[in-house]
A computed fold for a 75-nucleotide RNA from a Candidatus Bipolaricaulota bacterium, annotated as c-di-GMP-I riboswitch aptamer.
The sequence was found by an Rfam model in a public genome assembly.
Of the family's consensus pairs, 94% are formed in the model.
Taxonomically the source falls in Candidatus Bipolaricaulota (Bacteria, Bacteria candidate phyla).
The coordinates come from a structure-prediction model, not an experiment, and the mean pLDDT is 80.
RNA sequence: UACCGAAAAAAGCAAACUGCCCGCGAGGGCGGGACGCAAAGCUACAUACCUACUUGAGGUGGCUGGGUUGCCGGA
Numbered sequence: 001u002a003c004c005g006a007a008a009a010a011a012g013c014a015a016a017c018u019g020c021c022c023g024c025g026a027g028g029g030c031g032g033g034a035c036g037c038a039a040a041g042c043u044a045c046a047u048a049c050c051u052a053c054u055u056g057a058g059g060u061g062g063c064u065g066g067g068u069u070g071c072c073g074g075a
Stems, first nucleotide, its partner, number of pairs: 001075001003074003012037002017032006035062001041068003045065002048060004052055001
């Protein structure tokens, strides 16, 4: 350090399903729960998908790409 993630260690996230709550809805919050994840951190820029009270609206992102920050080890 712009590359790599085989083995190891420390730490972390948490799909399906589920209890309560919020929302017209897509969905969301908290708890339980772990299928997975080396960015499954952040962003919501492009693309994509979705909602309905149809328009200067809203939602998802564990789709792909971009931007940005970062742990451990290797090289």